This is a predicted structure of a 519-nucleotide part of an RNA (small-subunit ribosomal RNA, 5' domain) from an uncultured bacterium. Rfam family: Bacterial small subunit ribosomal RNA. Model confidence (mean pLDDT): 86 of 100. RNAcentral holds the full RNA, with entries from ENA, Greengenes and SILVA.
[in-house]
Context: one part of a larger RNA
RNA sequence: GAUGAACGCUAGCGGUGCGCCUAACACAUGCAAGUCGAACGAAGGAUUGUGAAGGAACUUUACGGAGGGAAAACACAAUGACUGAGUGGCGGACGGGUGAGUAACGCGUAGGGAACCUGGCCCUUACAGGGGGAUAACAGAUGGAAACAACUGCUAAUACCGCAUAAGCGCCCAGCCUCGCAUGAGGCAGAGUGAAAAACUAAGGUGGUAAGGGAUGGCCCUGCGUCCGAUUAGCUAGUUGGUAUGGUAACGGCAUACCAAGGCGACGAUCGGUAGCCGGCCUGAGAGGGUGGACGGCCACAUUGGGACUGAGACACGGCCCAAACUCCUACGGGAGGCAGCAGUGGGGGAUAUUGCACAAUGGGGGAAACCCUGAUGCAGCGACACCGCGUGGGUGAAGAAGCGCUUCGGCGUGUAAAGCCCUAUCAGUGGGGAAGAAAAAGGACGGUACCCAAAGAAGAAGCACCGGCUAAAUACGUGCCAGCAGCCGCGGUAAUACGUAUGGUGCAAGCGUUAUCC
Numbered sequence: 001g002a003u004g005a006a007c008g009c010u011a012g013c014g015g016u017g018c019g020c021c022u023a024a025c026a027c028a029u030g031c032a033a034g035u036c037g038a039a040c041g042a043a044g045g046a047u048u049g050u051g052a053a054g055g056a057a058c059u060u061u062a063c064g065g066a067g068g069g070a071a072a073a074c075a076c077a078a079u080g081a082c083u084g085a086g087u088g089g090c091g092g093a094c095g096g097g098u099g100a101g102u103a104a105c106g107c108g109u110a111g112g113g114a115a116c117c118u119g120g121c122c123c124u125u126a127c128a129g130g131g132g133g134a135u136a137a138c139a140g141a142u143g144g145a146a147a148c149a150a151c152u153g154c155u156a157a158u159a160c161c162g163c164a165u166a167a168g169c170g171c172c173c174a175g176c177c178u179c180g181c182a183u184g185a186g187g188c189a190g191a192g193u194g195a196a197a198a199a200c201u202a203a204g205g206u207g208g209u210a211a212g213g214g215a216u217g218g219c220c221c222u223g224c225g226u227c228c229g230a231u232u233a234g235c236u237a238g239u240u241g242g243u244a245u246g247g248u249a250a251c252g253g254c255a256u257a258c259c260a261a262g263g264c265g266a267c268g269a270u271c272g273g274u275a276g277c278c279g280g281c282c283u284g285a286g287a288g289g290g291u292g293g294a295c296g297g298c299c300a301c302a303u304u305g306g307g308a309c310u311g312a313g314a315c316a317c318g319g320c321c322c323a324a325a326c327u328c329c330u331a332c333g334g335g336a337g338g339c340a341g342c343a344g345u346g347g348g349g350g351a352u353a354u355u356g357c358a359c360a361a362u363g364g365g366g367g368a369a370a371c372c373c374u375g376a377u378g379c380a381g382c383g384a385c386a387c388c389g390c391g392u393g394g395g396u397g398a399a400g401a402a403g404c405g406c407u408u409c410g411g412c413g414u415g416u417a418a419a420g421c422c423c424u425a426u427c428a429g430u431g432g433g434g435a436a437g438a439a440a441a442a443g444g445a446c447g448g449u450a451c452c453c454a455a456a457g458a459a460g461a462a463g464c465a466c467c468g469g470c471u472a473a474a475u476a477c478g479u480g481c482c483a484g485c486a487g488c489c490g491c492g493g494u495a496a497u498a499c500g501u502a503u504g505g506u507g508c509a510a511g512c513g514u515u516a517u518c519c
Stems, first nucleotide, its partner, number of pairs: 001518003005515005012390006018383002020348001025346003029343003034090003039087002043083002046079006058067003097301003106226008116218002121214007129163001131161002138153003142149002169194003173190001175188005199206002227273003234264003239261008276298004280291004303324005326337004354380001356379003362376001363374004393423004403414004427460001430454004437446001463508005468489003474503005484491002
């Protein structure tokens, strides 16, 4: 000098940041991923219309009746409207958290992929013909405490499956041309063979299929760099290479079979310990040393271990299956769960916050849109945790009050300090007004906030450490190797500038000291 700090004493205000470093310990509760009715069938309710049925008020009466036609209830139809389940689509692989593991192509940097993939987006080209069978919802009935499961029957689609078509595409056969860093790459023409599609609509459009290109995102390979220990010296059988096959988007012992006997290592293999890496941050004149919290990039993980499914993308935090530990429910047969998301609880600890508001802004998902969702985010709350800014008043006022301390008893100090007098009003408080943030109209959580104006009044706002030397700042009393101090040297045993108190002083200041750690 620095800190994600803690502790002690103290504390007026504001702004901007930051806030479980320990138990990747266990978690009550709420929320954190939905959306689309312009893909689909049904259900409910609402409104409107029609039908049948109904028969009120009212009118008239010769009191027998006649006319009149409302409401409730029923059936059918309609609705750019509503609701929650189901089929279907897109999104749940982003965003958010954590740092356990990892000494590794994990990360950084520089390259390579003629060995690769890429939903949505953009551009270009070519298409979309004609059929089929189911199934959830629903209805009925069954088992079960529940979770849920299974049975019978019906039904729709942009769900599923054949057929047709094929500019171009895949596979296979074979020809020509151009090029290259090997395997090869690109182009042109041909024979055989294989594979597409979906509709909705408010008629404007929005979608669908195939092929090519772009962009973006990813995957793989390589050079170099990346902590400590030799009181770790040898390590290795899919091991190293080859052939064949399989597998993958793709290369590859990635996997399998066979063959060979290789491969690594004092330029430190193997083993053990520690650790996420970087941009950065701290320190330093620099070289260097330390560090990786917040913010940004990459990686890894999601109770522990394993596995695949779906998908453009996962081996998937709030998906599935299995095993394990733990917790909970149970009718004992069986089930449910996963905060290293945001809050919050217990525990651990020297120590770290609210079970807040809003989608107004920025961004994300869905939707044609309206809009819905969004603990991302924007804000607010708590904390002197850090940095920055401001204030706690200004002027005048005695050779100098009182009090207190010291004293050589003369005086000296506190000290213009106070009082008194004259002013001012930052901040806080009171009253009034009141935003921008929202590119056309409307729409602001923050927020009656920031800011502006007015009135009154010095009022409401200073502490902490130190004073032997290092090191700025001394006297008195008390104590008497006691009590105590102390970073080092060292103080204290009766005159202690070093202990304790007081007065005075010095240094910082809403902080000051101490402790811890790094330079």